[in-house]
Context: one part of a larger RNA
RNA sequence: AGCUUACGGCGAAUACCUUGGCAUUUAGAAGCGAUGAAGGGCGUGACUACCAGCGAAAUACUUCGGGGAAUUGGAAGUAAGUUUUGAUCCGGAGGUGCCCGAAUGAGGAAACUCUUUAUACUACCUACUGAAUAUAUAAGUAGGCAAGAGCAAACCUAGUAAACUGAAACAUCUUAGUAACUAGAGGAAAAAAAAGCAAAAGCGAUUCUCUUAGUAGCGGCGAGCGAAAUGAGAACAGCCUAAACCACUUUAAUACGUUUUAGUGGGGUUGUGGGACAGAAACAAAAAUAUGUAAAAGUUAGGUGAAACAAAUGGAAUGUUGUAUCCUAGAAGGUGAUAAUCCUGUAACCGAAAACAAUUAUUACAUGUAUUCUGUAUCCCAAGUAGCAUGGGACACGCGAAAUCCCGUGUGAAUCAGCGAGGACCACCUCGUAAGGCUAAAUAUUACUAAAUGACCGAUAGCGAAACAGUACCGUGAGGGAAAGGUGAAAAGAACCCCGGAAGGGGAGUGAAAUAGAACAUGAAACCGUAAGCUU
Numbered sequence: 001a002g003c004u005u006a007c008g009g010c011g012a013a014u015a016c017c018u019u020g021g022c023a024u025u026u027a028g029a030a031g032c033g034a035u036g037a038a039g040g041g042c043g044u045g046a047c048u049a050c051c052a053g054c055g056a057a058a059u060a061c062u063u064c065g066g067g068g069a070a071u072u073g074g075a076a077g078u079a080a081g082u083u084u085u086g087a088u089c090c091g092g093a094g095g096u097g098c099c100c101g102a103a104u105g106a107g108g109a110a111a112c113u114c115u116u117u118a119u120a121c122u123a124c125c126u127a128c129u130g131a132a133u134a135u136a137u138a139a140g141u142a143g144g145c146a147a148g149a150g151c152a153a154a155c156c157u158a159g160u161a162a163a164c165u166g167a168a169a170c171a172u173c174u175u176a177g178u179a180a181c182u183a184g185a186g187g188a189a190a191a192a193a194a195a196g197c198a199a200a201a202g203c204g205a206u207u208c209u210c211u212u213a214g215u216a217g218c219g220g221c222g223a224g225c226g227a228a229a230u231g232a233g234a235a236c237a238g239c240c241u242a243a244a245c246c247a248c249u250u251u252a253a254u255a256c257g258u259u260u261u262a263g264u265g266g267g268g269u270u271g272u273g274g275g276a277c278a279g280a281a282a283c284a285a286a287a288a289u290a291u292g293u294a295a296a297a298g299u300u301a302g303g304u305g306a307a308a309c310a311a312a313u314g315g316a317a318u319g320u321u322g323u324a325u326c327c328u329a330g331a332a333g334g335u336g337a338u339a340a341u342c343c344u345g346u347a348a349c350c351g352a353a354a355a356c357a358a359u360u361a362u363u364a365c366a367u368g369u370a371u372u373c374u375g376u377a378u379c380c381c382a383a384g385u386a387g388c389a390u391g392g393g394a395c396a397c398g399c400g401a402a403a404u405c406c407c408g409u410g411u412g413a414a415u416c417a418g419c420g421a422g423g424a425c426c427a428c429c430u431c432g433u434a435a436g437g438c439u440a441a442a443u444a445u446u447a448c449u450a451a452a453u454g455a456c457c458g459a460u461a462g463c464g465a466a467a468c469a470g471u472a473c474c475g476u477g478a479g480g481g482a483a484a485g486g487u488g489a490a491a492a493g494a495a496c497c498c499c500g501g502a503a504g505g506g507g508a509g510u511g512a513a514a515u516a517g518a519a520c521a522u523g524a525a526a527c528c529g530u531a532a533g534c535u536u
Stems, first nucleotide, its partner, number of pairs: 001535009016486002020457002022454007029446002031151002039100003042055003046078002050074002052059001061094006070082003105114003115118001119146001121148002124144005155186001156184005166173001170220001196203002207234004217225002238438003241382001245266005252259002271416001273381004277375005288369008298356003302350003308323004324341002326330001332344003387411008397423001418433005473480002493520001496507004
């Protein structure tokens, strides 16, 4: 020096564990904000650096309920208190709530400054005043009102709108009307009661799912893109205006006969065309439907809640053995080892002074809405609209034979003997009735609350974060972004003695165990030692 064995050190793997995550389901909720939000700054405790709570009434106040023995948060200490005259704690309501922040008296380098102490600005209402400009209007002043503004995860609608990429290059095309940005709304949004589909048979608003179907088609006919009707389900709901006509009010003109402007009320709302108009019948009840009120039910604390003992072992019994019990409860968690019967619970049943909610379904009451026939062919049936030309866009459809829908520019109808559509166009036939509006459900999503589940993870995993994590740290900044869990059943956390300056160690003691001693459960390997043997 090497090898082997034994015993250690360092080290942290492995197996075990779980406070934390992940995913899903079912319900709830789907907003908060000038009555000052979200988010922060600074304070606040007997001692208080941090977190959490709270706000100069500051670790809390008032009140109404629940609850029933301890309590002054995490946090173990000391001190001083509170509490069966019901505290701490849980829930409802209320008060207080510094400064910044939409931030709103003015300013500002947020949490500050200044003054005259102020609802800043916009919208709306009233009164007054009042331009160019005569009537007016704009603007202004004062008062009132308290509507808007900002924030928020996804879902939704609209506007603006890429590129990498694919085409094995690339330009039409694709990625994609996607990402991103902007505006707006709701608990959903959007869409929606046929100027629709269809095809000789018919259907009857919209939305979503399955199918049709990777079909018909589109396409440098490349890459690729890609329907619809029908059929089967989910859910179902239909309505209101404009016009004609009538009445009233009103503006202007006037041959005072009337014509005309604007408004209000009635009327009317459809395609086997409807309505006005003229005439006739009915005028009530029932049913339907809408709104409102009340009741019951619901949410926000809780309550009752069955049944096991002994022996041996052991540090400890829930395990073993013996003999029992309950079960509308043998879900789960905890307890010194594995507990239906020890504890918390579970099944089942019960419960609100106060606030919320009033919706889906139920019951009662009140109020409102709502009729039919005949006749005639006089009137009405949504105009810079439909259509057309041209330039674009959307439709699965790239200009194509290109219908259909939307926009820019130009042009520009008809009123039911009308008009539109059925994929150029024409005829016939069929279907519908544009140019006004509203509308629940089935559908989408989950920042948030509650309950539950998992052939999901188990500390290099699972969220970046099991822990004081969006922290430490890095960056001018936008931004990037960690590591770090386990003594023991219980601190019983090692009195006292010895060595030492201390660290550390040796005894003693605790404990089942201290090679469980806080650098703490298990404790692999690499690596480093000590001892013995063997080889050289």
Molecule: large-subunit ribosomal RNA, domain I
Organism: Catenella caespitosa